c-di-AMP riboswitch aptamer (ydaO/yuaA leader) from a Frankiaceae bacterium, 161 nucleotides, folded computationally.
It was read from a public genome assembly, where an Rfam model found it.
The coordinates come from a structure-prediction model, not an experiment, and the mean pLDDT is 77.
Lineage of the source: Bacteria > Bacillati > Actinomycetes > Frankiales > Frankiaceae.
RNA sequence: AGCCCGGCACCGCCGAGUUGCGUCGCUCCCAUCAAGAGCGACCGAGCCGGGGACCCAAACGUUCCUGGGGUGAAUCCGGGCGCCUGUUCAUCGGUGCCUGGUAGGGCGAUCUUCCCGCCCGAAUCCGACAGCUGACCUGGUAGGCGGUCGAGGAAGAAGGA
Numbered sequence: 001a002g003c004c005c006g007g008c009a010c011c012g013c014c015g016a017g018u019u020g021c022g023u024c025g026c027u028c029c030c031a032u033c034a035a036g037a038g039c040g041a042c043c044g045a046g047c048c049g050g051g052g053a054c055c056c057a058a059a060c061g062u063u064c065c066u067g068g069g070g071u072g073a074a075u076c077c078g079g080g081c082g083c084c085u086g087u088u089c090a091u092c093g094g095u096g097c098c099u100g101g102u103a104g105g106g107c108g109a110u111c112u113u114c115c116c117g118c119c120c121g122a123a124u125c126c127g128a129c130a131g132c133u134g135a136c137c138u139g140g141u142a143g144g145c146g147g148u149c150g151a152g153g154a155a156g157a158a159g160g161a
Base pairs, nucleotide, nucleotide: 010147011146012145013144014143018045019044020043022042023041024040025039026038027037028036046141047140048139049138050137051136056131067129068126069125070124071123076101077100078099079098080097081096082095083094084093104120105119106118107117108116110157111156112155113154114153115152
């Protein structure tokens, strides 16, 4: 000097996932008290979700199949290979992996819209059960990432200097 890893601070992103001159306890600091800081519990505020009337919706005819529902943008339609397959083949269906699109969603550093560009298009929970839904009841307030000139263009608005 370079590279890699980790910690702290700061700025920012997805997401509801933020906050208090609050109360109590403990710890740090201090000779001691106070103040301040941190941690934990509890109680609030804000934000998010679930259940839950009238009305509405749905149901009220036949056949076939087989659960249904929630959070979330994350739905839907194809292609390829393998397995389910017990002699072989075909059809249908299920399933695993890979892959192309798509409803929809996010970012580009004040906000909105347009253009352009870059991405996501998962996962998981309930457990036979839930339409909407006032009063009312109830739960959550996590987790995961990026960055050190990185930070596109246009119009309008707001705010600041």